[in-house]
RNA sequence: GACCUCGUGGCGUAAUUGGUAGCGCGUUCGACUCCAGUGAGGAAAUCGAAAGGUUAUCCGUUCAAGUCGGGUCGGGGUCA
Numbered sequence: 001g002a003c004c005u006c007g008u009g010g011c012g013u014a015a016u017u018g019g020u021a022g023c024g025c026g027u028u029c030g031a032c033u034c035c036a037g038u039g040a041g042g043a044a045a046u047c048g049a050a051a052g053g054u055u056a057u058c059c060g061u062u063c064a065a066g067u068c069g070g071g072u073c074g075g076g077g078u079c080a
Stems, first nucleotide, its partner, number of pairs: 001079007010025004019063001027050005033043003056072005
């Protein structure tokens, strides 16, 4: 230098033919149970709920883009 591939919550990942961005872990809150106590408070497991995403970035196509096209940035790989 050329080509291929990947980039999605804090982390790991899904999203079929372009049509409501989901799951697990984690975090927070609550319930239950237990501990301590005058009161305040604390805790493993289990269960429930919530918050958290400009889908790397810019532009384009489209009624509609994580998905399609182009540029840029970054990771990995092949070749020279």

RNAcentral holds the sequence, with entries from ENA. Predicted 3D model of an 80-nucleotide RNA (transfer RNA) from Humicola hyalothermophila. Its mean pLDDT, the model's own confidence on a scale to 100, is 80. NCBI's taxonomy places the organism under Eukaryota, Opisthokonta, Fungi, Sordariales, Humicola. Rfam family: tRNA. From the family's description: Transfer RNA (tRNA) molecules are approximately 80 nucleotides in length. It is annotated as a transfer RNA. Rfam links the family to the GO term triplet codon-amino acid adaptor activity.